[in-house]
RNA sequence: GCCAACGUAGCUCAGCUGGCAGAGCAGCAGUAUCGUAAACUGCGGGUCGUGGGUUCGAUCCCCACCGUUGGCU
Numbered sequence: 001g002c003c004a005a006c007g008u009a010g011c012u013c014a015g016c017u018g019g020c021a022g023a024g025c026a027g028c029a030g031u032a033u034c035g036u037a038a039a040c041u042g043c044g045g046g047u048c049g050u051g052g053g054u055u056c057g058a059u060c061c062c063c064a065c066c067g068u069u070g071g072c073u
Base pairs, nucleotide, nucleotide: 001072002071003070004069005068006067007066010025011024012023013022019056027043028042029041030040031039049065050064051063052062053061
């Protein structure tokens, strides 16, 4: 330099052909316990990498850029 995949909550990842952004773990609070952990119940946490475009409507489609990983040279 070229090609491909990926980028969504603190972490690991879903999101089925465009129509209300989710799960598990972690965190916080509570229940229970003599007390702690486990357990159970609830709560909070997101500019969906950035900027444009298409559309009534974009995490999803198109373009550019940034980053990570892999391959080729």

Predicted 3D model of a 73-nucleotide RNA (transfer RNA) from a Patescibacteria group bacterium. Its Rfam family is "tRNA". About the family: Transfer RNA (tRNA) molecules are approximately 80 nucleotides in length. Rfam classes the family as a transfer RNA. The RNAcentral record of the sequence draws on ENA.